[in-house]
Molecule: SAM riboswitch aptamer (S box leader)
Organism: Chitinophagaceae bacterium
């Protein structure tokens, strides 16, 4: 970096260094010197993959459940909202897509 599949309405922060940006991109709307982003430490959330245990099975595989040891990920706002399409009397409301993120696999 390509493609495939699954998920995205829940959940979870303190300290240190530092010092002005950040929320992908466009528009909006937010967050930020009562400290943004980044780095470090510790902690937490979750349960995608591995592991372990259990159920099922003749045995396995698959599946389901538990656990949280390992690998990721995450810890403002629904993926912050919209943007494109459809429904709707509607600038409101609803559904879907696109894009993105994460995981597992793959060229």
């Nucleotide at each position: 970096u390509u493609c495939u599949u699954a998920u995205c309405g829940a959940g979870a922060a303190a300290g240190g260094c530092u010092g002005a940006g950040g929320g992908a991109a466009u528009g909006g709307c937010c967050c930020g010197u009562u400290g943004a982003a980044g780095c470090c430490u510790u902690g937490a959330c979750a349960a995608c993959c591995u592991g372990u245990c259990g159920a099922c099975u003749a045995a396995a595989a698959a599946u389901c459940g538990a656990u949280a040891a390992g690998g990721u990920g995450u810890c403002a706002a629904u993926u912050c909202c919209a943007a494109c399409c459809c429904c709707u009397a509607a600038c409101g409301g609803g559904g879907g897509a696109a894009a993105g993120a994460u995981a597992a696999g793959u060229c």